Notes: The RNA shown here (Lysine riboswitch aptamer) has 168 nucleotides and comes from a mouse gut metagenome. The prediction has a mean pLDDT of 81.
C1' cells in the first nucleotide's frame, strides 16, 4: 500500500404495503350579507374571473393531498451517514426581471455513535429533522493503578473514524 471486518437489536441509508396524524384544514358547492375588486410568490406585461355582482364575513353541505412520522418487510452499507460553504449545472411559477424553494456533480470543512435535555430553526405539531451547548452511556486506541491458572478484566484520566483489529 491491498485485503476483509468490529461498534448497535433504537448503528446509517434507501424503497414498498398498511396506520395515525395532517384536517374536518385547503379547495369545491348552495344561501344570506357587502359593494368594486381579485388571482396568477413580488414589480412591469399578459391572461382569467367580475354589477348577470369582486374582495371580505356568516351558515349549511360536499371534502383532500404533499412534506414529515409508526409498525413491518425488502434492499444496500460501517463516512455508513449528517451538516455548512464555495463554485458550476438542471428545475418551479404565462413572459421578462428579482426572490425563494428543490436537485446534480466536484471541492473545502466539521462530526466516532446513539440517547436526554436546554436554546434556536424547520415543520400543522409537546412529532420528527438540522445546528450548538451539556450530561451520562457505549464502541475503540494510549497511559497509569488492581485483579486474574499472567488469556483475560476492573477502575481513572485522556484523545478521535484520515481512527481501530486481523491477514498478506
Nucleotide at each position: 500500500g491491498a485485503u476483509a471486518g468490529a461498534g448497535g437489536u433504537u448503528g446509517c441509508g434507501u424503497c414498498u404495503u398498511c396506520c395515525a396524524a395532517a384536517a374536518g384544514u385547503a379547495c369545491c358547492u348552495u344561501u344570506c350579507u357587502g359593494g368594486a375588486u381579485a388571482u396568477g410568490a413580488c414589480a412591469g406585461g399578459c391572461a382569467u374571473a367580475g354589477a348577470a355582482g369582486a374582495a371580505g364575513g356568516a351558515a349549511a353541505g360536499g371534502a383532500a393531498a404533499a412534506g414529515g412520522g409508526g409498525c413491518a418487510g425488502a434492499c444496500g452499507c460501517c463516512g455508513a451517514a449528517a451538516g455548512a460553504a464555495a463554485c458550476a449545472g438542471u428545475u418551479u411559477u404565462c413572459c421578462u426581471g428579482u426572490g425563494a424553494g428543490a436537485u446534480u456533480g466536484c471541492u473545502u470543512c466539521u462530526u466516532g455513535g446513539g440517547c436526554a435535555u436546554a436554546u434556536g430553526g424547520u415543520a400543522a405539531a409537546a412529532a420528527g429533522c438540522c445546528a450548538u451547548a451539556u450530561g451520562a452511556c457505549u464502541g475503540u486506541c494510549a497511559u497509569c493503578a488492581g485483579a486474574u491458572u499472567u488469556u483475560u478484566u476492573u477502575g481513572a484520566u485522556g484523545g478521535g473514524g484520515c481512527g481501530c483489529u486481523a491477514u498478506c